[in-house]
This record gives sequence, structure tokens and C1' cells, in this order.
RNA sequence: UGAGUCAGCCGGGUGAUCGCGGGUACAGGGCGGCAACGCCGUACUCGAGGAAAGUCCGAGCAGCGCAGGGCAGGGUGCCGGGUAAUCCCCGGUGAGGGCGACCUCAAGGAAAGUGCAACAGAAAUCAAACCGCCCGCCGGCGACGGCGGGCAAGGGUGAAACGGCGCGGUAAGAGCGCACCGGCGGUCAGGCAACUGGCCGGCCAGGCAAACCCCACCCGCUGCAAGGCCAAAUAGGGGAGGCAUGAGGCGGCCCGCCGACCUCCCGGGUUGGCCGCACGAGGCGGCAGGCGACUGCCGUCCCAGAGAGAUGAUCACCCUCGACAGAACUCGGCUUACAGGCUGGCUCACGCC
RNA sequence: UGGGGGAUCGUCCAACGGUAGGACAGCGGACUCUGACUCCGUUAAUCUAGGUUCGAAUCCUAGUCCCCCAGCCA
Repeated sequence: UGAGUCAGCCGGGUGAUCGCGGGUACAGGGCGGCAACGCCGUACUCGAGGAAAGUCCGAGCAGCGCAGGGCAGGGUGCCGGGUAAUCCCCGGUGAGGGCGACCUCAAGGAAAGUGCAACAGAAAUCAAACCGCCCGCCGGCGACGGCGGGCAAGGGUGAAACGGCGCGGUAAGAGCGCACCGGCGGUCAGGCAACUGGCCGGCCAGGCAAACCCCACCCGCUGCAAGGCCAAAUAGGGGAGGCAUGAGGCGGCCCGCCGACCUCCCGGGUUGGCCGCACGAGGCGGCAGGCGACUGCCGUCCCAGAGAGAUGAUCACCCUCGACAGAACUCGGCUUACAGGCUGGCUCACGCC
Repeated sequence: UGGGGGAUCGUCCAACGGUAGGACAGCGGACUCUGACUCCGUUAAUCUAGGUUCGAAUCCUAGUCCCCCAGCCA
């Protein structure tokens, strides 16, 4: 200099004026409403994001009388750790890719059982032999053919053929014997573990579990239209059905517990107010521990919150002329979308000193 | 806002993980003097992108689009 890889960060800026939504302080009256309650003044102050998104995971919170037991169902899946928790994160192991920095992996079990494998092929795992190789007998002058038996090395089929390769061995062959490699079992050493390495053994046990399943661990259900309080109004009315032989509370079922209401139709009233709801597993900085995710302590800050739903407009200046995109109960993750820019670590190639 | 379901020829529906099928419509032909009916033939699709598998409409993951349901009192 070029190419690449990983991590972190920013996401137009500054000023002025006006407007919109909220909070605090002061003042304590007016207005609206039947009421619960709300609105109006002045000053100060705050006002979208890294994804607010998808709603894919995990929690908080709330209700279901307790949140109980079992079956069913669902989820996760190498090992260790982090965390409130996770399908997340960190560190390692194994496998694969890259010259490398580095990246990717739903990565338990196929010697528990069941199932599947179209077409082709002799045969898709009890087993079996199309071409072929070898031996014996018979026929034939011979080429060769028939019958009986042995075999699976070679060919062929297929995505996949009951280990691979070499030497010996044999009539031909074969883990039949041996060496190496792969895999399996045992044992020793290292490691918390996944796993790695050495030695020994018998001679081999195919694939698919994002097929059923087995093993280990986890999960009760419903979601802020959850739920609580208040105000007002009406006919707490009529009909049908179920029910102590158990309605309903628990939702797929059963057990356990409670024990009198429940469902549908017709008819009636209302379309209001407040809370939940913005201080939280919170942000920032420092120190300490840890390889790291993260944790502890100290200091400091208050940082949107409606219920037709606020965050905009104008002017001035500047630049590289600005992407994806808008909170709705709240948080931690993941995933997806994204113009452009900044910083740092590392790798490779070439050149120069 | 929360919850649930779906996407296959132009339309409506099928399809144990093994050649995507049927009906209507379209096009061509036959029958007819012509048209209709009928018969024969033919065109045409798995929402998109990855993954598992020998093999995916089907199984898994992510995305796009569409549809449905949900106030209170007595």
C1' cells in the first nucleotide's frame, strides 16, 4: 500500500421564535359534570429507537379459593459456568470450512423397541447371488453345454451394499491369519466435565430420531381489553335446560379440596371517572474480583408516557445533504430492516529500511 | 393492543416424505348448415429464502401477505 477478519460506537449538528403532550413548585379561585372527577394561570423542566418492528423465547406483575399430585401434552438436548430466567450469553470439547486472523454447527441415544428407504437392483439388514470365480460328474473330437456343490475377490444397480487397504493364504475365496487405519468394549493416565492420549481384547455392530420413540432436565392456565376502586342508570324481569345420583370453582382427563348455583334465549341499563402507569433485575462514572459472560461496593442522575392517541413548524448558519423506521403494562434476550461514517485489535500478500 | 388460523394451476378443492391430481374456466380438434350439449387432446400451480433428508407441497427456522375473535353492569 492492497485484500480480509473481529469487536465497539454514531445515526445530521448548533441557535432563536411559535405550537403540541407530560411532570414539579406556587397560587388557591373560576368553569364543566347528577356524581366520581376533570379543565383553566405563572415559573422551571422533560419529551421516541438501535431496532420503539416481528411477537420468536424468557421473566416481572395481575387474576383464576390453594397453584397441589398423576396421566396426557409441549419444550430443551456435547461439557462447565453466568443470570431473576431463557431456545440467550461466556469459556471450553468435538466435527466441518479457510493459507491465515477467524467463521459455522437442533452436536444426547440407531448393540431398548417399532417404522421408513420411491425407482433401480440378486439383495436395503431374518437374509440373499444377475454377470462372474473355482471344484467334481455327465455329454461332446473340440469350442462349449447341462447337473451338483463351494465362494463373494472383481463387474453391474443404487443416495446408501454386513469395515478400508496391503501382504500371506486358498481349488477359488473369506478377519481365515497378520500389520496399519476406522469403529466397538475394557483398562491406565490427564481433565470438575465434554473429551484426549497410551495399552489390551475380540473381530465389526449400515442410514434416518427437524419419523414414532427412549433417556435426562424444565413447563399450571390466561393475559393490562390482566385486574382493583368509584360514580350513574335499569325491570337483580320473563322463558327453556342442567343439577346433592354434585351445578360450578380447573382450563384435555383423573385424583384431592370447597359445596349451590350454572348455561342459553328474549328483554333492560351504560358507552363515565380514577388507579394499575413510568424509581426500574434502571442509566452513567470509579474501584475491586473473574480469561470472560458477569458480580460486589461507592458516588452521581431522574430519563416520554396518551386514551382519537403529544414529539411538529418557521428562520439563520454549517457539513459528507442524512438510511431503516414511531413508544402504548414493564424488563432481559433473539431475529429481521438499515444510506453513510468513526475507532481499535488481529491476519495474509507485496514493497522499503 | 392481545390472541388464533391460513397461503397449491385463472377460480374452488385434493395429495402415508417418493412422477403434484380432480372439477370449472382457457386453447385446439371432432360432431353440426351454425351455435349449445357431448367426446378427444392440450396449456397452466406448491407465498419467499435457508436447513434436515438419498429425496420436501408435506418436517424445522426466518420473512411476506391475508382472514377471524376479544368492553362493562344486572
Predicted 3D model of RNase P RNA and transfer RNA as a complex of 427 nucleotides. Rfam match: Bacterial RNase P class A. Rfam classes the family as a ribozyme.